The RNA shown here (SAM riboswitch aptamer (S box leader)) has 115 nucleotides and comes from a bovine gut metagenome. Rfam family: SAM riboswitch aptamer (S box leader). The family is grouped with related families in Rfam's "SAM clan". The RNAcentral record of the sequence draws on MGnify.
[in-house]
RNA sequence: CUUAUCAUGAGCGGUGGAGGAACGGGUCCUGUGAAGCCGCGGCAACCGCGCCGGUCCCUUAUCAGGCGGGCGGCGAAUGGUGCCAAGUCCUGCGGGGGUUUCCCCGGAAGAUGAG
Numbered sequence: 001c002u003u004a005u006c007a008u009g010a011g012c013g014g015u016g017g018a019g020g021a022a023c024g025g026g027u028c029c030u031g032u033g034a035a036g037c038c039g040c041g042g043c044a045a046c047c048g049c050g051c052c053g054g055u056c057c058c059u060u061a062u063c064a065g066g067c068g069g070g071c072g073g074c075g076a077a078u079g080g081u082g083c084c085a086a087g088u089c090c091u092g093c094g095g096g097g098g099u100u101u102c103c104c105c106g107g108a109a110g111a112u113g114a115g
Stems, first nucleotide, its partner, number of pairs: 001115006011040005019029003023092004041084003046080002049075004054071004058066002088109001093106005
């Protein structure tokens, strides 16, 4: 940089000592102990793995078949990540609806995976 996803889900103990929730604004969490680190446990299922059959491609003169590739469905979770307060906590730009502060859509930014 490209691309997919982001309404679900899942915590205890030790250590540590004041901060944390990306950033600004809110609003929250925190000494009935924050961040970080360690151990164990768990969630999910992106990659990887197994199976399936549909379709497309490739291979073939054609059919059949297939070493194979893309897309799709299902499955297990041993492997590679990730995650385990609050919808990505809300919002930050634009549009629509409704009307006193509400709802909806899109975008930006961010996070994670894969390339």

The coordinates come from a structure-prediction model, not an experiment, and the mean pLDDT is 81.